[in-house]
RNA sequence: CGGGGUGUAGUAUAAUGGUAGUACGCUGGCUUCGGGAGUCAGUGGCCUGGGUUCAACUCCCAGCACCCCGA
Numbered sequence: 001c002g003g004g005g006u007g008u009a010g011u012a013u014a015a016u017g018g019u020a021g022u023a024c025g026c027u028g029g030c031u032u033c034g035g036g037a038g039u040c041a042g043u044g045g046c047c048u049g050g051g052u053u054c055a056a057c058u059c060c061c062a063g064c065a066c067c068c069c070g071a
Stems, first nucleotide, its partner, number of pairs: 001070007010024004018054001025043006047063005
């Protein structure tokens, strides 16, 4: 320098145009003499900017970060 891939909650990971979920974590309640385990509830997220569309995590363009291949 060229090509390809990935980017979603504190962590991991789904959602292939129509209400952003799941598990762990964290907080609170119940339970216990106390803790743990269990159980119920809650917390918190679409990499950035633009475009298409009635509607975008999803499609298109550019950028950024990381990974892979080639030179």
The RNA shown here (transfer RNA) has 71 nucleotides and comes from Candidatus Portnoybacteria bacterium RBG_13_40_8. Its mean pLDDT, the model's own confidence on a scale to 100, is 82. It matches the Rfam family "tRNA". By type it is a transfer RNA. It was read from a public genome assembly. NCBI's taxonomy places the organism under Bacteria, Bacteria candidate phyla, Candidatus Portnoyibacteriota.